[in-house]
RNA sequence: GGAGUGGAUCGGACGAGCGCGCUGUCGCUUAGACGGCGAGGAAAGUCCGAGCUCCGCAGGACAGGAUGCUGGGUAAUUCCCAGGAGGGGUGACCCUACAGAAAGUGCCACAGAAAAUACACCGCCCAGUCUGUCCAGGCUGGGUAAGGGUGAAAAGGCGAGGUAAGAGCUCACCGCGUCUGCGGUGACGCAGAUGGCAGGGCAAACCUCAUCCGGAGCAAGGCCAAAUAGAGGAAGAGAGGUGGUCCGUCUCGCUAUUAUUCCUGGGUAGGCCGCACCGAGGCAGGGGGAAACCGCUGCCCCAGACAAAUGCUCGUCCCGCGCCGCGCAUGGGGGCGGACAGAACUCGGCUUACAGAUCCACUCCGGCC
RNA sequence: GGGCGCUUAGCUCAGCGGGAGAGCACUGCCUUCACACGGCAGGGGUCGCUGGUUCAAUCCCAGCAGCGCCCACCA
Numbered sequence: 001g002g003a004g005u006g007g008a009u010c011g012g013a014c015g016a017g018c019g020c021g022c023u024g025u026c027g028c029u030u031a032g033a034c035g036g037c038g039a040g041g042a043a044a045g046u047c048c049g050a051g052c053u054c055c056g057c058a059g060g061a062c063a064g065g066a067u068g069c070u071g072g073g074u075a076a077u078u079c080c081c082a083g084g085a086g087g088g089g090u091g092a093c094c095c096u097a098c099a100g101a102a103a104g105u106g107c108c109a110c111a112g113a114a115a116a117u118a119c120a121c122c123g124c125c126c127a128g129u130c131u132g133u134c135c136a137g138g139c140u141g142g143g144u145a146a147g148g149g150u151g152a153a154a155a156g157g158c159g160a161g162g163u164a165a166g167a168g169c170u171c172a173c174c175g176c177g178u179c180u181g182c183g184g185u186g187a188c189g190c191a192g193a194u195g196g197c198a199g200g201g202c203a204a205a206c207c208u209c210a211u212c213c214g215g216a217g218c219a220a221g222g223c224c225a226a227a228u229a230g231a232g233g234a235a236g237a238g239a240g241g242u243g244g245u246c247c248g249u250c251u252c253g254c255u256a257u258u259a260u261u262c263c264u265g266g267g268u269a270g271g272c273c274g275c276a277c278c279g280a281g282g283c284a285g286g287g288g289g290a291a292a293c294c295g296c297u298g299c300c301c302c303a304g305a306c307a308a309a310u311g312c313u314c315g316u317c318c319c320g321c322g323c324c325g326c327g328c329a330u331g332g333g334g335g336c337g338g339a340c341a342g343a344a345c346u347c348g349g350c351u352u353a354c355a356g357a358u359c360c361a362c363u364c365c366g367g368c369c
Numbered sequence: 370g371g372g373c374g375c376u377u378a379g380c381u382c383a384g385c386g387g388g389a390g391a392g393c394a395c396u397g398c399c400u401u402c403a404c405a406c407g408g409c410a411g412g413g414g415u416c417g418c419u420g421g422u423u424c425a426a427u428c429c430c431a432g433c434a435g436c437g438c439c440c441a442c443c444a
Stems, first nucleotide, its partner, number of pairs: 001365010012317007020038007040340001044351002047349005052217004056252001059251004064213005069083005084098001085096004099208002104206002106202003121148002123144009156174002159171003175197001176195008221273004231264005242256004266443003281300005287294002318338004323333002326331001370440007379393004387424001395411005417433005
């Protein structure tokens, strides 16, 4: 100097003017005056997990769904941290839906003899028999998974011995299974012995195993006010029934039964609470821990509506990219651009979008000393 | 704001791990004086996009994009 890897932060600044939402004080009949606060790292997607509210404070069975190496963290999670194993990269480092394929079922198109109980296509070998002087060839029966060829995948790999030809048939190495010892909380690793090797892949196919899950969601839910036709239909009678709770089904419990529920129809499209100061809250310091994270102390209160405020203009500066019929000095002039996006009950995560800028740590390559 | 569903030819849809298809529409030919109807033949597809699982993806899984549906209160 070039190319990268991981992590963190910011995401225009200042001033003036006009304007908007909420709120405090004054005024207090209004008009208004002064002051305070006013989007984000993702407010987004609604993919997970909770708080909160209601239904039976959540019963039982089945169905269904989610997760899936180990150990921690957390209110909780499919999240985070650390580690193991496998894979990728020269490396920093990155990725993994990473249980079970001898519980069972299913699938493996085309090609191929055969796709899982090896039905042997070519080839190799042996025996019998025929043709044939021999070589060789045909037929029949058998052996053989070593070779060819097909395929994404062919029945442990490779070498030697062995054999009629072959074959874990035997042996060395590697792989695999089992056992033992050691280390580790554990996943797992290392070492040794042993078995001759057994059944290929797919579980983001059904499924099995383990763990977890009641449902709906702030349009939840509570209160007030206004208006309308309690108009039509359905279920339904004292229980062994029916309806509701129940937005999977059955059951249990509870509850209603001169009512209740559902469908159609009718009316209202108003206000207050939930809901916006006290929280799994933010910032700073110091402590424990390898980290995620957790205590302690101090300070702070930090948007809030209901078609929904948080904006616009000007000036100076900043950053980036072109231009100059200025100049050549590290300058001058003028132009364009500065992203993604916007709260709606609230949090913790994940994912996705994002012009550009800065910082820290590290890797590889090249040059010079 | 919250919940749910769909995307396959120009249109309406089927297909749900191994060839992308049907009807209507379109084009050409035959038929007719001509048109319609009918007959024969043919063309037309990023299976919304991107990535993953698998030997193999329209299909299975994940993330985006677009479109559509439902909801409040009162008696």
Molecule: RNase P RNA; transfer RNA
Organism: Pseudomonadota bacterium